[in-house]
C1' cells in the first nucleotide's frame, strides 16, 4: 500500500403519548431502509436496558464522534376567535329620582306667573227646619168586693118621725191599654243647594282687585344620583381553536470535519 479472510458495528432514524425507567407494538415527521415470531386495561427488558430464530453486508458512500442546517413534535409565553364560571366595575341600552332648557307639545293678552281681599270646602257651638221616639193634650175602653156618686130591692137601728150601711143596676174615676195628635214640650239624628257667631289657615275650587309675559314638564335633550345584575362592554380564572418567521426543548434528512481492530501474504 494492494490482495485475501474474519471480527467489531451496520442492515434506518427521530417526535409526542405511555412507563419508575428504557425499548418495541399503535399514532406523527423523515424518506426507502433484510425476513419470520409476540404485543395495549400489552409484550421484551433493568442502566450494556426489546426478546428469540433465520439471512445480509462488513473496517468505510456504508461504521463512530464533533460541529452546521433544520422537516416536524413538546412546553412556556403573547395576541385574536368562540363558549363557560366568578366578581357588580359604573363605560352602553333599559329602570327610578333630582336639577336645567336652546327645542316639541299643552296652557296664557277672552290675561300667565305673582301680590291683595272674600267664598266655599273642614271643625265647634247655637238657631231654624225634616223626620223618629216619648211626654202633654183628645176620644174610647178601663174595677165582682177591698175607687167615688146616685143607690131599687133587700139589711140594720128607732115606738115613732126618721136615719145609717150598702149588693146589683146607672153614672162616672185612677192604674193601665188602643187610637188621633193641628198646637205645646222634650230627646235624638249617617237630614238640610238653611240661617248666625267663632276656629283654621295646609292644600283644592273659586270671585273681585293690582299688573303685563309668562307657566307647565308631558315628549325629548343635557347634567347629577340611586339601585339592580337582564344584555353589551370590562377584570379575573379555566377550556378549546387559530396565529406569531416569539422564547426554549427534543430532533429525521442532509452538509462539512475528524476516527475506526486482527490474521495471512504480495
Nucleotide at each position: 500500500u494492494c490482495g485475501c479472510g474474519c471480527u467489531a458495528g451496520g442492515c434506518g432514524g427521530g417526535g409526542a403519548g405511555g412507563u419508575a425507567g428504557c425499548g418495541g407494538u399503535g399514532c406523527c415527521c423523515u424518506g426507502u431502509a433484510c425476513c419470520c415470531g409476540c404485543a395495549a386495561u400489552c409484550c421484551g427488558c433493568u442502566a450494556u436496558a426489546g426478546c428469540g430464530g433465520g439471512g445480509c453486508u462488513g473496517a468505510a458512500u456504508c461504521c463512530c464522534c464533533g460541529c452546521c442546517c433544520g422537516a416536524g413534535g413538546g412546553g412556556c409565553c403573547g395576541u385574536g376567535c368562540u363558549g363557560u364560571g366568578a366578581g357588580g366595575c359604573a363605560g352602553u341600552c333599559g329602570g327610578c329620582c333630582g336639577g336645567c332648557g336652546u327645542g316639541c307639545g299643552g296652557c296664557g293678552u277672552u290675561g300667565a306667573u305673582g301680590g291683595c281681599c272674600g267664598g266655599g270646602u273642614c271643625c265647634c257651638a247655637c238657631g231654624c227646619a225634616a223626620u223618629g221616639g216619648a211626654a202633654c193634650c183628645c176620644u174610647g175602653c178601663g174595677a165582682a168586693c177591698c175607687c167615688c156618686g146616685u143607690c131599687a130591692g133587700g139589711u140594720c137601728c128607732g115606738g115613732g118621725a126618721g136615719g145609717a150601711a150598702g149588693c146589683a143596676g146607672c153614672g162616672g174615676u185612677a192604674a193601665g191599654c188602643a187610637g188621633g195628635c193641628c198646637c205645646u214640650u222634650u230627646c235624638a239624628u249617617g237630614u238640610g243647594c238653611c240661617g248666625u257667631g267663632g276656629g283654621c289657615a295646609a292644600g283644592c275650587c273659586u270671585g273681585g282687585c293690582c299688573g303685563g309675559a309668562g307657566c307647565u314638564c308631558g315628549c325629548c335633550g343635557c347634567c347629577g344620583g340611586c339601585a339592580a345584575g337582564g344584555a353589551c362592554g370590562u377584570u379575573c380564572g379555566g377550556a378549546g381553536c387559530a396565529c406569531g418567521c416569539g422564547c426554549u426543548u427534543c430532533g429525521a434528512c442532509g452538509g462539512c470535519g475528524g476516527g475506526u481492530g486482527c490474521g495471512c501474504g504480495g
Molecule: Bacterial large signal recognition particle RNA
Organism: Actinomycetota bacterium